[in-house]
Molecule: c-di-AMP riboswitch aptamer (ydaO/yuaA leader)
Organism: Desulfobacterales bacterium
RNA sequence: AUUUACCGCCCGCCUAAUUCCGGCCACCGGCCGGAAGCGGGGGACCCGUGACAGCGGGGCGAAUCGCGAACCAGCGAUGGGCAACCUCUUCGGCCCUAUCCCUUCAGCUAACCUCGCCGGCAUCGAUGAGGAGAACC
Numbered sequence: 001a002u003u004u005a006c007c008g009c010c011c012g013c014c015u016a017a018u019u020c021c022g023g024c025c026a027c028c029g030g031c032c033g034g035a036a037g038c039g040g041g042g043g044a045c046c047c048g049u050g051a052c053a054g055c056g057g058g059g060c061g062a063a064u065c066g067c068g069a070a071c072c073a074g075c076g077a078u079g080g081g082c083a084a085c086c087u088c089u090u091c092g093g094c095c096c097u098a099u100c101c102c103u104u105c106a107g108c109u110a111a112c113c114u115c116g117c118c119g120g121c122a123u124c125g126a127u128g129a130g131g132a133g134a135a136c137c
Base pairs, nucleotide, nucleotide: 012121013120014119018036019035020034021033022032023031024030025029037117038116039115040114041113042112047107056105057102058101059100064077065076066075067074079096080095081094082093085131086130087129088128090126091125092124
């Protein structure tokens, strides 16, 4: 000086799931409380809903529907995601289209009431437009 590997730091993706303040403790961590911000549920008039039964009904979420003899594998439609400053359009490519919860109960819904801020990951190429920023004058 070069190359490779490892470690650390910075930068990022999905999701509402982030930031800050105070206190305590066995103290480079944990716990408790609060605020802002983001997100969910319940809940009038009006509107909507015929009743009963049947196979109850309902919520978060992109995660539903159809075919497949049944489960399943699978196929299709549908919906969703994919960083190099940000957002949007278009064309290809890749991936997902689940789970969990309430328990006989909930349409919408102002006031009001109430709950959550977890978890999982490591890159896709191109095109047009707008914005921001930088350089230069």